[in-house]
Context: one part of a larger RNA
RNA sequence: GGAUGAACGCUAGCGGCAGGCUUAAUACAUGCAAGUCGUGGGGUAGCGCAGUGUAGCAAUACAUGGGCGACGACCGGCAAACGGGUGCGUAACACGUACGCAAUCUACCCACUACAGGGGAAUAGCCCAGGGAAACUUGGAUUAAUACCCCAUAUUAUAUAGAGGUGGCAUCACUUUUAUAUCAAAGCUUCGGCGGUAGUGGAUGAGCGUGCGGUUGAUUAGAUAGUUGGCGGGGUAACGGCCCACCAAGUCUACGAUCAAUAGCUGAUGUGAGAGCAUGAUCAGCCACACGGGCACUGAGACACGGGCCCGACUCCUACGGGAGGCAGCAGUAAGGAAUAUUGGGCAAUGGACGAAAGUCUGACCCAGCCAUGCCGCGUGAAGGAUGAAGGUCCUCUGGAUUGUAAACUUCUUUUAUCUGGGGCGAAAACCAUCCUUUCUAGGAUGCUUGACAGUACCAGAGGAAUAAGCACCGGCUAACUCCGUGCCAGCAGCCGCGGUAAUACGGAGGGUGCAAGCGUUAUCC
Numbered sequence: 001g002g003a004u005g006a007a008c009g010c011u012a013g014c015g016g017c018a019g020g021c022u023u024a025a026u027a028c029a030u031g032c033a034a035g036u037c038g039u040g041g042g043g044u045a046g047c048g049c050a051g052u053g054u055a056g057c058a059a060u061a062c063a064u065g066g067g068c069g070a071c072g073a074c075c076g077g078c079a080a081a082c083g084g085g086u087g088c089g090u091a092a093c094a095c096g097u098a099c100g101c102a103a104u105c106u107a108c109c110c111a112c113u114a115c116a117g118g119g120g121a122a123u124a125g126c127c128c129a130g131g132g133a134a135a136c137u138u139g140g141a142u143u144a145a146u147a148c149c150c151c152a153u154a155u156u157a158u159a160u161a162g163a164g165g166u167g168g169c170a171u172c173a174c175u176u177u178u179a180u181a182u183c184a185a186a187g188c189u190u191c192g193g194c195g196g197u198a199g200u201g202g203a204u205g206a207g208c209g210u211g212c213g214g215u216u217g218a219u220u221a222g223a224u225a226g227u228u229g230g231c232g233g234g235g236u237a238a239c240g241g242c243c244c245a246c247c248a249a250g251u252c253u254a255c256g257a258u259c260a261a262u263a264g265c266u267g268a269u270g271u272g273a274g275a276g277c278a279u280g281a282u283c284a285g286c287c288a289c290a291c292g293g294g295c296a297c298u299g300a301g302a303c304a305c306g307g308g309c310c311c312g313a314c315u316c317c318u319a320c321g322g323g324a325g326g327c328a329g330c331a332g333u334a335a336g337g338a339a340u341a342u343u344g345g346g347c348a349a350u351g352g353a354c355g356a357a358a359g360u361c362u363g364a365c366c367c368a369g370c371c372a373u374g375c376c377g378c379g380u381g382a383a384g385g386a387u388g389a390a391g392g393u394c395c396u397c398u399g400g401a402u403u404g405u406a407a408a409c410u411u412c413u414u415u416u417a418u419c420u421g422g423g424g425c426g427a428a429a430a431c432c433a434u435c436c437u438u439u440c441u442a443g444g445a446u447g448c449u450u451g452a453c454a455g456u457a458c459c460a461g462a463g464g465a466a467u468a469a470g471c472a473c474c475g476g477c478u479a480a481c482u483c484c485g486u487g488c489c490a491g492c493a494g495c496c497g498c499g500g501u502a503a504u505a506c507g508g509a510g511g512g513u514g515c516a517a518g519c520g521u522u523a524u525c526c
Stems, first nucleotide, its partner, number of pairs: 001526004006522005013378006019371002021336001026334003030331003035078003040075002043071002047069003051064005085289003095213007104206002109202007117151004127140005157182011187194002215261003222252003227249004232244003264286004268279004291312005314325004342368001344367003350364001351362004381412004391403005418462005426453001432447006470515005475496003481510005491498002
């Protein structure tokens, strides 16, 4: 000098864009953060409508009302493994990079091939009867499905056995063919379509292996018994001591094993001419974790933040028998701390889940609020103006120097602020309706609807200099000097050093210098 997720002191006009618990992975009141589908199903708790009945001349009132719009709870499907948070652990194939899988899986999506015949038994809900303070739960009767089961059909699937060919990198791989055995399915519909099953290929995502790379300590020198390898099994989507039985005695290490300490890794960020050094907030990729520890279930995918079970600590409810909970999601509270924000608006856009769609949900996201925390921009007026005014300060004091064109005064401007009026882009579409083309699942045309932000941005007008400057420093380093006070006192100080009676170094004043809505100090890195 540069930099910061900064803090503190003094000060403070505005806007744009960013950023905002670095500490206690401490504990959490309250609300919200993952639902959706009635075009899968039985149905009808609530709302609404048609209809029906009673009263009434009628308006209307009361009752009824799965026939309909819809739909709580329930069965079923898909999603909930994404998105969001944090950095505890981890020195490791965790990460980065480059290869490999002849050792693998992949829901939804795309392309292609083939298929969808027949039957059955339940169960939730509803109803009835109980138990319990509650959480919840027991029994009986009855019912549906794209829920479950059985039979049939069956290939390029799976398994076993056989024959031939090609290739390689060892186990082998690929391919042609034969035989035997095994495994399927679901319907809904407004008739347009949407779905189902088996198989192949693709796409996407994931899993596994390996080379190389990136911390410190030898005042840590030996470490290791599933340890190292083999044979055979089990397990897995898959290879493998991953696990097990048996056999052998290996394996790592001074090119630093083991142990200990520290740490999420990277793209990047800061600095520097570079080499390098330091860092890993925000944004992006990967990993790990979800009160501490363990376990599996479901599923294409989890050993699952807002799922389950067990143990533990803690908190809460209780009728003392027993139960409930997990903000390292968004806000917010307490605590800790030098220190870090609103219990806000909206799904209008982008994206996601579900749905045929309308649409619903979405603290992702888009916005607004707070904070000079940072970067950038603008303003606090401009021109003229010498009785060089008054006042202040200083001096060689009838006077002069300086503050100083500074002020007053004259002319002008109106950014900004205030008031008034107008007023976007973000909206492209999708959707819906009609029409056209068409290779049949897409394209086009016209019309219609939708904006949280937002009384916004922006534009025009009005009056009026009107609404707006501080902070640090002035001995040398280092730009900027005098007077007074003090008298080794009070004090200053980054280093050298100032202060003991003429202090440019302390305190005040005048003047000056530097930066400026900031300026200094502290901390840390280069």
Predicted 3D model of a 526-nucleotide part of an RNA (small-subunit ribosomal RNA, 5' domain) from a lake water metagenome.